Model confidence (mean pLDDT): 86 of 100. The part of an RNA shown here (large-subunit ribosomal RNA, domain II) has 695 nucleotides and comes from a Deltaproteobacteria bacterium.

[in-house]
Context: one part of a larger RNA
RNA sequence: AUCGGCGACUUAAUGUACGUGGCGAGGUUAAGCCGUGAAGGCGGAGCCGCAGCGAAAGCGAGUCUGAACAGGGCGACGAGUCGCGUGCAUUAUAACCCGAAGCCAGGUGAUCUAUCCAUGGCCAGGCUGAAGCGUGGGUAAAACUACGUGGAGGGCCGAACUAAAUGGAGGUUGAAAACUCCUGAGAUGAGCUGUGGAUAGGGGUGAAAGGCCAAUCAAACCUGGUGAUAGCUGGUUCUCCCCGAAAGAUAUUUAGGUAUCGCCUGAGGAAACUCUGUUGCGGAGGUAGAGCACUGGAACGGCUAGGGGUCCUACCAGAUUACCAAACCGUACCAAACUCCGAAUACCGCAAACAGUUACCCUCGGAGGCAGUGCACGGGUGAUAACAUCCGCGCGCGAGAGGGAUACACCCCAGACCGACAGCCAAGGUCCCAAAGUCGAUGCUAAGUGGGAAAGGAUGUGGCAGGGCUCAGACAACUAGGAGGUUGGCUUAGAAGCAGCCAUCCUUUGAAGAAAGCGUAAUAGCUCACUAGUCAAGCCAGGCCGCGCCGAAAAUGAAACGGGGCUCAAGCAUCGUACCGAAGCUUCGGAUUGCUCGACCUCUUCGGAGGUGGAGCAGUGGUAGGGGAGCAUCGCAGCGCCGUCGAAGCCAUACCGGAAGGAGUGGUGGAGGUUCUGCGAGAGCUGAUGCCGAU
Numbered sequence: 001a002u003c004g005g006c007g008a009c010u011u012a013a014u015g016u017a018c019g020u021g022g023c024g025a026g027g028u029u030a031a032g033c034c035g036u037g038a039a040g041g042c043g044g045a046g047c048c049g050c051a052g053c054g055a056a057a058g059c060g061a062g063u064c065u066g067a068a069c070a071g072g073g074c075g076a077c078g079a080g081u082c083g084c085g086u087g088c089a090u091u092a093u094a095a096c097c098c099g100a101a102g103c104c105a106g107g108u109g110a111u112c113u114a115u116c117c118a119u120g121g122c123c124a125g126g127c128u129g130a131a132g133c134g135u136g137g138g139u140a141a142a143a144c145u146a147c148g149u150g151g152a153g154g155g156c157c158g159a160a161c162u163a164a165a166u167g168g169a170g171g172u173u174g175a176a177a178a179c180u181c182c183u184g185a186g187a188u189g190a191g192c193u194g195u196g197g198a199u200a201g202g203g204g205u206g207a208a209a210g211g212c213c214a215a216u217c218a219a220a221c222c223u224g225g226u227g228a229u230a231g232c233u234g235g236u237u238c239u240c241c242c243c244g245a246a247a248g249a250u251a252u253u254u255a256g257g258u259a260u261c262g263c264c265u266g267a268g269g270a271a272a273c274u275c276u277g278u279u280g281c282g283g284a285g286g287u288a289g290a291g292c293a294c295u296g297g298a299a300c301g302g303c304u305a306g307g308g309g310u311c312c313u314a315c316c317a318g319a320u321u322a323c324c325a326a327a328c329c330g331u332a333c334c335a336a337a338c339u340c341c342g343a344a345u346a347c348c349g350c351a352a353a354c355a356g357u358u359a360c361c362c363u364c365g366g367a368g369g370c371a372g373u374g375c376a377c378g379g380g381u382g383a384u385a386a387c388a389u390c391c392g393c394g395c396g397c398g399a400g401a402g403g404g405a406u407a408c409a410c411c412c413c414a415g416a417c418c419g420a421c422a423g424c425c426a427a428g429g430u431c432c433c434a435a436a437g438u439c440g441a442u443g444c445u446a447a448g449u450g451g452g453a454a455a456g457g458a459u460g461u462g463g464c465a466g467g468g469c470u471c472a473g474a475c476a477a478c479u480a481g482g483a484g485g486u487u488g489g490c491u492u493a494g495a496a497g498c499a500g501c502c503a504u505c506c507u508u509u510g511a512a513g514a515a516a517g518c519g520u521a522a523u524a525g526c527u528c529a530c531u532a533g534u535c536a537a538g539c540c541a542g543g544c545c546g547c548g549c550c551g552a553a554a555a556u557g558a559a560a561c562g563g564g565g566c567u568c569a570a571g572c573a574u575c576g577u578a579c580c581g582a583a584g585c586u587u588c589g590g591a592u593u594g595c596u597c598g599a600c601c602u603c604u605u606c607g608g609a610g611g612u613g614g615a616g617c618a619g620u621g622g623u624a625g626g627g628g629a630g631c632a633u634c635g636c637a638g639c640g641c642c643g644u645c646g647a648a649g650c651c652a653u654a655c656c657g658g659a660a661g662g663a664g665u666g667g668u669g670g671a672g673g674u675u676c677u678g679c680g681a682g683a684g685c686u687g688a689u690g691c692c693g694a695u
Base pairs, nucleotide, nucleotide: 001695002694003693004692005691006690011092012091013090014089015088016087017086018085019084020083021082022081023080026048027047028046032042033041034040052059053058062074063073064072065071096235097234099232103225104224105223106222107221108220114199115198116197117196118195119194120193121192122191123189125157126156127155128153132149133148134147135146136145137144161186162185167182168181169180170179201217203213204212205211238630239629240628241627242626243625248261249260250259251258252257263368264366265365266364267363268362269361274359275356276355277354278353279351280350281349282348283347289341290339291338295335296334297333299331300330301329302328304325306324307323308321309320310319311318372397373396374395375394377392378391379390380389381388402413403412404411417590418589419588420587422586423585424584428580429579430578431564432563433562437577439576440575441574442573443572444571450566456550457549460547461546462545463544464543467540468539469538477534478533479532480531481530483507484506485505488502489501490500513528516527517526518525591620592619593618594617595616596615597614599612600611601610602609603608631684633681634680635679636678637677638676640674641673642672649668650667651666652665653664655662656661
């Protein structure tokens, strides 16, 4: 992992609601007793109801308050009670099932290991050579000293032995739940070790690491309390039909829990333009916008207090100012916490008609939900960032399938009862992949732009409206000229058109600047403006619009059209026409729910209730969840039936049913099974890293 079996909302009491039944102003027994194979009977204590009000005394269809014969509060004007069934709640030391880490009690452990006690055992070999002692030297005697002897030491080297043991390698479903190999440490000591014994769980022991106390230790193990508790995670078993949420508010030792309300569902009731939409009318309002009348902000100018600077001045006083600047004036502005103004919507109310046709409202039973999320729009926070965050409003997803968007909960189209080898459309498409136009018309684009991007840049290209020059010859090119006063004046070493400053005239002329650029030390030199000639017909500078170009760098591989591929397009723009395209719509057939109409049958207290067909209209996506109707399994009861001429079970199978499911036949099997009507449950499993078994 697969297969098979097992595997989770129970039981009791109490309460409550509904269904159903008995009796009914009443209903009912409990313990217990009698009886018994069961059944059944007795038992009236008690409980609920039949009367309430008041704190109470108490009064009583009333009572309390009160001075009240007032008003007001709570009542009265008759339905309960006892069973059974179902939903739900509470209680029950299990309360749907599995799951802790833990807490406590009583025990069991020191054959592992820690420390200690008693008694034994073990340490090859080699090295070093302390004290002491001896002899010699030495001394007054000592000290001291040399040699010898001697054999000390948590001494040295190194086997056995010991060590969770330094480094490396291997091993890592190992040979091994800590090992192997190489290397390395201690090895007469605080040494190692055998045997016996002691210390026990908030306790021991610890050369101390929270270490060790039997592969377990920040409190051992076993059993019990115990099915601890788990606002947490996981799991929770057949079918179909109807409806169908929420992720909000408020509160919370509350924030992933819960309670009440909102939103869903079922039953009952009431029933009115009750509700919803459109329209008209009437309202309250201070948003968008706008404005500057208030509160503030803020730019320039004017005017002008005050201040600063300068001048003047013994003081007083004064002058001036391209300084700062209140108030005021002008011009132009800004504001969520400004408003002289002020919409659209939304909201409230009224009215009529129309549409929906109970959608509204009330009571009671059952919930779920209180982690939301994307998009558009109005805003706050943020950076006018975020698949960010917080509100409002709408839609979607959630709980929504289908078509489109390559793929893609949330975008676009569209809401799936079932069937059809029928038709029409939506979004989006129609060259091939790939259903449908290589459709028609007029333009644009040359960049594969299309098929990613800004400021900014550019004789890209098409269009539009203007301006200027031009056969008296424009624009470009070529030829020629581009002069004189003069090297203008100043400055300067120099300054001659061309470092800089000032001025920028006059003349000749077809034209020529006291010079637009290069150049020189300064001149010179080369161009330009300007002019003529040659040539010959358009030329020049701007504005606006369409489509393109540059700007343009990213990490595995083209990789920024889904691909192929596309250029009067298969791109872009504007028209036209045809077609494709979904579970949308239509057509045909069928199912089911609700309503309406009508038919038949049964019952009837004649009001009606139930059942079975038919027609029409409308509905039938769905998670949590509410409601309804069924299938299957096991057992029991009753009436029956089947079975050795073959029961159950098992195997095969092309049959039937709207589903769960149910037959028939054949085989196997070899003795029981079961229709129907009811009753009762240990009553349904791909899921729990479920349990057990098999493979």
Taxonomically the source falls in Myxococcia (Bacteria, Pseudomonadati, Myxococcota).